Predicted 3D model of a 76-nucleotide RNA (transfer RNA) from Candidatus Peregrinibacteria bacterium CG1_02_41_10. It matches the Rfam family "tRNA". From the family's description: Transfer RNA (tRNA) molecules are approximately 80 nucleotides in length. It is annotated as a transfer RNA. The coordinates come from a structure-prediction model, not an experiment, and the mean pLDDT is 81. The organism belongs to Candidatus Peregrinibacteriota, within Bacteria. RNAcentral records the identical sequence in 2 taxa.

RNA sequence: GGGUCAGUAGCUCAGUCGGUAGAGCAGAGGCCUCUUAAGCCUAAGGUCCAGGGUUCGAAUCCCUGCUGACCCACCA
Numbered sequence: 001g002g003g004u005c006a007g008u009a010g011c012u013c014a015g016u017c018g019g020u021a022g023a024g025c026a027g028a029g030g031c032c033u034c035u036u037a038a039g040c041c042u043a044a045g046g047u048c049c050a051g052g053g054u055u056c057g058a059a060u061c062c063c064u065g066c067u068g069a070c071c072c073a074c075c076a
Stems, first nucleotide, its partner, number of pairs: 001072007010025004019056001028042004049065005
């Protein structure tokens, strides 16, 4: 220098057929229990890496950039 993949809740990830974002775990409250743990219930938590474009509408498509992983090439 070229290429591929990834970036979504505190963490691990789904969502990739464009239609107003979800699970598990953690944390909070409650039930149960003598108490804790376990179990059960409830709610909360996200400007979907950044900027721009297309569209009635973008996490999703296009462009640029940033970060990380891997592969190839080049150089000394």